[in-house]
Context: one part of a larger RNA
RNA sequence: GGCGCACGGUGGAUGCCUUGGCACCAGGAACCGAUGAAGGACGUGGGAGGCCACGAUAGGCCCCGGGGAGUCGUCAACCAGGCUUUGAUCCGGGGGUUUCCGAAUGGGGAAACCCGGCAGUCGUCAUGGGCUGUCACCCAUGCCUGAACACAUAGGGCAUGUGGAGGGAACGAGGGGAAGUGAAACAUCUCAGUACCCUCAGGAAGAGAAAACAACCGUGAUUCCGGGAGUAGUGGCGAGCGAAACUGGAUGAGGCCAAACCGUAUGCGUGUGAUACCCGGCAGGGGUUGCGUGGUUGGGGUUGUGGGAUCGUACUUCGAUUGUCUGCCGGCAAUCGGGCGAGUCAGAAACCGUUGGUGUAGGCGAAGGACAUGCGAAAGGUCCGGCGUAGAGGGUAAGACCCCCGUAGCUGAAACAUCAACGGCUCGUUUGAGAGACACCCAAGUAGCACGGGGCCCGAGAAAUCCCGUGUGAAUCUGGCGGGACCACCCGCUAAGCCUAAAUAUUCCCUGGUGACCGAUAGCGGAUAGUACCGUGAGGGAAUGGUGAAAAGUACCGCGGGAGCGGAGUGAAAUAGUACCUGAAACCGUGUGCCU
Numbered sequence: 001g002g003c004g005c006a007c008g009g010u011g012g013a014u015g016c017c018u019u020g021g022c023a024c025c026a027g028g029a030a031c032c033g034a035u036g037a038a039g040g041a042c043g044u045g046g047g048a049g050g051c052c053a054c055g056a057u058a059g060g061c062c063c064c065g066g067g068g069a070g071u072c073g074u075c076a077a078c079c080a081g082g083c084u085u086u087g088a089u090c091c092g093g094g095g096g097u098u099u100c101c102g103a104a105u106g107g108g109g110a111a112a113c114c115c116g117g118c119a120g121u122c123g124u125c126a127u128g129g130g131c132u133g134u135c136a137c138c139c140a141u142g143c144c145u146g147a148a149c150a151c152a153u154a155g156g157g158c159a160u161g162u163g164g165a166g167g168g169a170a171c172g173a174g175g176g177g178a179a180g181u182g183a184a185a186c187a188u189c190u191c192a193g194u195a196c197c198c199u200c201a202g203g204a205a206g207a208g209a210a211a212a213c214a215a216c217c218g219u220g221a222u223u224c225c226g227g228g229a230g231u232a233g234u235g236g237c238g239a240g241c242g243a244a245a246c247u248g249g250a251u252g253a254g255g256c257c258a259a260a261c262c263g264u265a266u267g268c269g270u271g272u273g274a275u276a277c278c279c280g281g282c283a284g285g286g287g288u289u290g291c292g293u294g295g296u297u298g299g300g301g302u303u304g305u306g307g308g309a310u311c312g313u314a315c316u317u318c319g320a321u322u323g324u325c326u327g328c329c330g331g332c333a334a335u336c337g338g339g340c341g342a343g344u345c346a347g348a349a350a351c352c353g354u355u356g357g358u359g360u361a362g363g364c365g366a367a368g369g370a371c372a373u374g375c376g377a378a379a380g381g382u383c384c385g386g387c388g389u390a391g392a393g394g395g396u397a398a399g400a401c402c403c404c405c406g407u408a409g410c411u412g413a414a415a416c417a418u419c420a421a422c423g424g425c426u427c428g429u430u431u432g433a434g435a436g437a438c439a440c441c442c443a444a445g446u447a448g449c450a451c452g453g454g455g456c457c458c459g460a461g462a463a464a465u466c467c468c469g470u471g472u473g474a475a476u477c478u479g480g481c482g483g484g485a486c487c488a489c490c491c492g493c494u495a496a497g498c499c500u501a502a503a504u505a506u507u508c509c510c511u512g513g514u515g516a517c518c519g520a521u522a523g524c525g526g527a528u529a530g531u532a533c534c535g536u537g538a539g540g541g542a543a544u545g546g547u548g549a550a551a552a553g554u555a556c557c558g559c560g561g562g563a564g565c566g567g568a569g570u571g572a573a574a575u576a577g578u579a580c581c582u583g584a585a586a587c588c589g590u591g592u593g594c595c596u
Base pairs, nucleotide, nucleotide: 001595002594003593004592005591006590007589008588009587015581016546017545020518021517022515023514024513025512026511027510028509029507030506031167032166039101040100041099042055043054044053046079047078049075050074051073052059061095062094063093064092065091066090070083071082072081106115107114108113116135117134118133119132120131121130122129137164138163139161140160141159142158143157144156145155171202172200173199174198175197176196182189186236212219213218223250224249225248226247227246233241234240254499255498256497261299262298263297266294267293268292269291270290274288276289277286278285279330280329281328282327283326284325304477306442307441308440310437311436313434315432317338318337319336320335321334322333323332324331339429340428341427342426343425351424352423353422354421355420356419357418358417359416360415362411363410364409368384369383370382371381385402386401387391393405394404395403448472449471450470451469452468453467454466458484479494480493481492482491483490533540534539553580556567557566558565559564
């Protein structure tokens, strides 16, 4: 020196564990904000700091409930001093306070700072000063004022408004909109209307009651799922892209306007002295009240077996009062009541009460002992019992239905929230259905067309349908649009206005639950951390879990400057000694055997 064996050191693998995660299910909630949010800064405790909580009323204040013996959060002990059966701490509901920054909004500003005006009040001899309130901008509505320019308009000012502004994970709608890639290169194409940017909304959004499909049979708003179907198509007919009818389900709901016509504020034009007009008839009376047009507002009206208006006709709840220039008759209109019907998710719209359910604290809740073992501990073993609408789970010195917390079951709310039913309340009830006449209305710079684009399974193609831009530019039911160029026949539908629940999408958040999910190089980046640290900044971004049943965390003695070690002691165990469970390997030693 090498190879073994034994015993150590180092190291932190492995095993076991779990405070933390991951995925999903069910229910709830789906918004917060100028009544100042989200997020922060700085403070608040008797005793340094971090986290959490709170806000100069600052580890807390008040009220109402629950609860019942200790308590003054945590890391994290200790000391001091308090509170508490006159019910504390704690849990829940409601309220109060809530510095400064932040949309930040009196002005400024290098966020958490600086400097003001006005009103009230306090203080000072007075000035400076303190406190409370208030003072940004935009929009809407109303009012006042008011240029160029006479009226006017622009502009300015004041008041009112739980109007706006900012934040928020995904889902949604709209406006913009790539490239890597694929095509085995690449340009049309694809990736993809994806990623990303912007705007806006809701608890969902969007869509939605046929100018739809279909095919000579019929269906009857929209949305979502399964098929149809990787079909029909489209496509450098390459790569690829990719429907619909129809059918099986989920859900289920339909409404309101514009116009014609009748009245009515009001502007403009025009008319006339009775022949316009004042509901009709007769008689009287009024005196521009009329007509045309623009326009405000109320009624009317809403459809495709076309509908409505106007005129006319016969029906369709009851009663009362008032009005319609006067009187009578008739008609019409308005109001009120009874009866009937309906309703707050659209179609008008709030609120209150009762009862019940649910949620935000809780409460009750069955049944076991002995013996031995374990160098400690019984829940494991043995023996003899018990409960069970409870043998889910967790804890307790080791595998506990009967030890503890719980579990099944039963039960509970002063207050607040929410849902449902009913009642109050509100709305409708001169509307509905029908024969006839008439030809007034039925959404215009629209439809269509030309050109240029986009989007549809459809890449310009024979290219319809849909949507934009530029230009042109109809018709009103004997009207229009569609049925894949176009024409005819036939069939379907009624554009150019609006609203609409549910079935569907998502999960920052709350509650409960589940797992052939992870178990500390795993699982979220994070067993807590967006911390430490890096970066001027945008931004990037870790690591570190485990003594023991219980600190019982080694009093005391010895050596040592200390670190530490040896005794002693604790403990079941100290090779469990805060470098702590187990403690692999690499690596480093000590002793010993063999070989050289």